Small-subunit ribosomal RNA, 3' major domain from a metagenome, 476 nucleotides, folded computationally. The RNAcentral record of the full RNA draws on SILVA. Its Rfam family is "Bacterial small subunit ribosomal RNA".

Context: one part of a larger RNA
């Protein structure tokens, strides 16, 4: 000086504790281990692997596995040599396609130098999701949005190093004030930047409708209007700025005023490092290795396999409920091989139709709530697994191995043991809605949106983790 202590002090954190929901028992759905297998391609493995890489496995994707092929090669460049050959159509033999094997018609550009495409041949070379993340770049993922982590120059110390940054208060903060052989200064903190909460000026289409007027079965439909919502540029607002208490200050507590009060929520921001963490399989990159094969092309298979085990979900066990019926109010965001309106035909997906609309104009648009009825505690009018029929859709093509509808069937499940988990306000719990991927889907997933809208924090003695200060040490 670190680390590290079942050693001390002080202090934080959804870490205890108050509280509400869970999970873990059932069924499925997804992912991982195990086994199986010709192959079930390959990375993640405590936290920080396991609804992860994957924002889409039927072929493709595709790396794996059978088996059939090709070999200057599916892709690039550069030399040589030969080239009326590429190129475009058509068509035959084999073939599961690739492949390969013979044919036919049209047929090369040009600056006249021969030079450029194409093609074969020959060689340098292409190529590897072969290994080496423990040789590496980049990037993340972790302690942690935790308050640390160093430097000049001075002083101290024989050095290693110390001071600074300790100490007294504060504070969300090494945040700030006082003090101090320190003075200062960087990275981090905070603030600058984005939403969101109040207003105010501009500006009023495609959006709005008070006030006036027209019309309609109805609808801002239509003249008008700029008032109000809203849209999206600017400006103002918060500053411990003011009042009182405390106090050396700092700054706390309380109070006005305010839409908003002491960081207003939120969010992008992740210092010095730590785990030889993670990723050579997103790309780059040394080194090794494969080159008639560890490249390449295709056809079928696998990744979707199932005595089990575990991590995420989804749906439930019911009356704060389930059906049936009326009926109410979003907000992101998307649309041209695209979003699909009315209508009509079907119990239904669905099919038809064709108006609209490159979009504040058109389309896609809620569900719980709300109000009536029925059920009346029961394995059920609960709950929907799993069978069987019959369909519709995407797509060459739904057997392995898609996704919904319909009829029928109607399994475990009556609140889950030790353990365990996430949240502190428009949060949690409920509810439904929309994108990316995408032909179509396994989405119950990932990201967002916006509707309803709680409980609870006595307190820090313990549980886990973090700082800062001291001590002890046989560790570095």
């Nucleotide at each position: 000086u670190g680390a590290c202590g079942g050693g001390g002090a002080c202090c934080c954190g959804c870490a205890c504790a108050a509280g509400c929901g869970g999970a873990g028992g059932a069924g499925c759905a997804u992912g991982u281990g195990g086994c199986u297998u010709a192959a079930u391609u390959c990375g993640a493995u405590g936290c920080a692997a396991c609804g992860c890489g994957a924002a889409g496995a039927a072929c493709c994707u595709u790396a794996c596995c059978u088996g059939g092929a090709c070999u200057u090669g599916a892709c690039a460049u550069a030399u040589a040599g030969c080239u009326g050959c590429a190129u475009a159509c058509g068509a035959c033999c084999u073939g599961a396609a690739a492949g390969g094997g013979a044919c036919g018609u049209a047929g090369c550009c040009u600056u006249c130098g021969a030079g450029g495409g194409u093609g074969c041949u020959a060689u340098a070379c292409a190529g590897g999701u072969g290994c080496u993340g423990c040789a590496u770049g980049g990037c993340u993922g972790u302690c942690g949005u935790c308050a640390g982590c160093u430097c000049g120059u001075g002083c101290c110390g024989u050095g290693a190093g110390g001071u600074g940054u300790u100490g007294g208060g504060u504070u969300a903060a090494g945040u700030c004030c006082c003090g101090c052989a320190a003075c200062g200064a960087g990275c981090g903190c905070a603030a600058c930047c984005c939403c969101u909460g109040u207003g105010u000026u501009u500006a009023g289409u495609u959006g709005c409708c008070a006030g006036c007027a027209c019309g309609u079965a109805a609808u801002g439909g239509u003249g008008g209007g700029a008032a109000c919502u809203c849209u999206a540029a600017a400006c103002a607002g918060a500053c411990u700025g003011c009042u009182u208490g405390u106090g050396a200050a700092a700054a706390c507590a309380a109070g006005a005023g305010g839409a908003a009060g002491g960081u207003g929520g939120g969010g992008a921001u992740g210092a010095c490092g730590u785990c030889a963490a993670g990723u050579c399989a997103g790309u780059a990159u040394g080194g090794u290795c494969c080159u008639u094969a560890u490249g390449u092309c295709c056809a079928g298979g696998g990744c979707u396999g199932c005595a089990c085990a575990c991590g995420u979900g989804c749906u439930a066990c019911a009356a704060u409920g389930g059906g049936u019926g009326a009926u109410a109010c979003a907000a992101u965001a998307g649309g041209a091989a695209g979003c699909c309106a009315a209508g009509c035909c079907g119990c239904g997906a669905g099919g038809u139709g064709g108006a609209g609309c490159a979009a504040a104009u058109c389309c896609u648009c809620a569900a719980a709530a709300u109000c009536a009825c029925c059920c009346c505690c029961a394995g059920u009018u609960c709950g929907g697994a799993u069978u069987g029929g019959a369909g519709u859709c995407u797509g060459a093509a739904a057997c392995u191995c898609g996704a919904c509808u319909c009829c029928a069937u109607g399994a475990a499940g009556u609140u889950g043991g030790a353990a365990u988990c996430g949240c502190u306000a428009g949060u949690a719990a409920a509810g439904g809605c929309g994108u990316a991927u995408c032909a179509g889907c396994u989405a119950c997933g990932a990201c967002g949106c916006c509707u309803u809208g709680a409980a609870u924090a006595c307190g820090u003695u313990c549980c886990c983790g973090g700082g800062u200060c001291u001590u002890g040490u046989a560790c570095a």